[in-house]
This record gives sequence, C1' cells and structure tokens, in this order.
RNA sequence: CUGCACUAGGUGGGGAGCCAGCGGUGCCCUUAACCUGCAAUCCGCUACAGCAGGGCUGAAGGUCCUUCUCGGGGGUAAUUAUGGUUGGCCGGGCCGGAAAAGGGGCGUUGAUAUCAAGGUCUCGUGCAACGGACGGUUGUGAACCGUGUCAGGAUAGGGAUAUAGCAGCACUAAGCAAUUUCGAUCCGUGUGACUUGAGGUUGCUUUGAAGGAGUUACCUGUCCGGUUAUCGCUUCGGUAGUUACUUUCAAAAAGGAAUGUGCAG
Repeated sequence: CUGCACUAGGUGGGGAGCCAGCGGUGCCCUUAACCUGCAAUCCGCUACAGCAGGGCUGAAGGUCCUUCUCGGGGGUAAUUAUGGUUGGCCGGGCCGGAAAAGGGGCGUUGAUAUCAAGGUCUCGUGCAACGGACGGUUGUGAACCGUGUCAGGAUAGGGAUAUAGCAGCACUAAGCAAUUUCGAUCCGUGUGACUUGAGGUUGCUUUGAAGGAGUUACCUGUCCGGUUAUCGCUUCGGUAGUUACUUUCAAAAAGGAAUGUGCAG
C1' cells in the first nucleotide's frame, strides 16, 4: 500500500416555549434526511442527561472541533399607528352670570324708567251646552192566591130564585221598555271670544298722562363660576409597523485535529 472480517462513530441540526436541568412529543426555521412503540391532566432521563426494539453504513467524498451569517429566533431603546384604561390641572364642548368695545335691532312717527284705567288671575250669580236622576206621557204587564162582568157547569131549594165562581173579555198594582216633540223640578261638568257682582293686580299686554334720549344683549370679542369626558391632552399596561444596537443559531462556505483491532498478500 491492497483485500477480507470487525469495532468506535454516523444515520440531521437549530429557535421560542415547557423544565431544577437535558432530550423528546406539539409550533417555527433550515433542509431532504432509516423503521416501529411511548408521551401535555405530558413522556424518558441525570451532566456520557429521551427510553426500548430492529435495520443500514463504517475507518474515509466519512466523523469531530472552530469561525462566519443571505436566512430564522430572543432582548433593549427610540418612534409611529391603533383599541382598552385613569385623571379633570389645561385646550375644546355645554350652561349660567357680569360688563357694554365693535356689529345688529328698537327709538324724536317719542325709547327706558314713572303714574292711572282695563284685560289676563281668584270666588260667586245667571243663561246656554252636555250628561244623569225624578216626575209626566205611551206601550206592555197576574194559570189560582188582583178588580169588574162572569157563557158552560157546580151547590141549596118542590119551584121562583139565591150563592160561590173557572175559562174568555175589559181594567189595573209592582215591574219592564220607550220618550225627537214634555218639565219656572233636582244634581253634576278638563263645556262657553256669553251675562253680572266682589276681590286681587308681581309680571305681560291695551289705552292714556307727563317728560325728552336712550335702550336691548341677538352675533363677535372680554371677565367670572359651574358642568362634561365624544375629541385633544394626560396615567398605565397591550397589539402592530419602522429604525438602531445587541445576542443566539440551521444550511452553505472556510480553516483545523484525530482516525482503531485481527487475518492474509
């Protein structure tokens, strides 16, 4: 150095999360990369840190270590947007008050303020309207126990006659119904441009008197007070995006180290 048979090793790795820690199941990245069983109310293990079983490859295009980061993940800070939440110092909104600078309205065809008389207001009266009650009127209204008349029949009598009396007919009591045409009757009223008496009279309004120049607070501006929390602002934490810094890592790439045993030639 070559051939054969073995053995160590290899047969994917990483991130977040979970965990005392490690690995796995589930998620994600990179990738193409043996099989079966177990496992989130977890499973297995303990620094040589999945366990159990089977297969393939096998000492070199292999295995191990380091660096790197197109790409994945974590952290911090700044900033933007957005939904939630806190506050009521501030802006804004709303309400009330003051003053009268500017604009507007009213006013010498006479304002504001003042005075007088009416209305509006309260209590009663009358009338009308409407509703109810009562009375009147009309109709109806009793198997017997209401009235009158009582056919037939009944009772008494020798008879004349007398007595009670059902049905029918007429009338009526209580009751029921109607009442547009009835009432000097009584009661009531979210009724009235009605009549009349008394009271009251802050305000508003109508008219009048005297007087002679302001008045109003509608808009803008100013000041004061209250209120609100949709919005701006503010407190807290959340989500998403962007930027910067930092950290870790797969694949790829680069660099490096070690590479065993037996037999035969």
Molecule: Bacterial large signal recognition particle RNA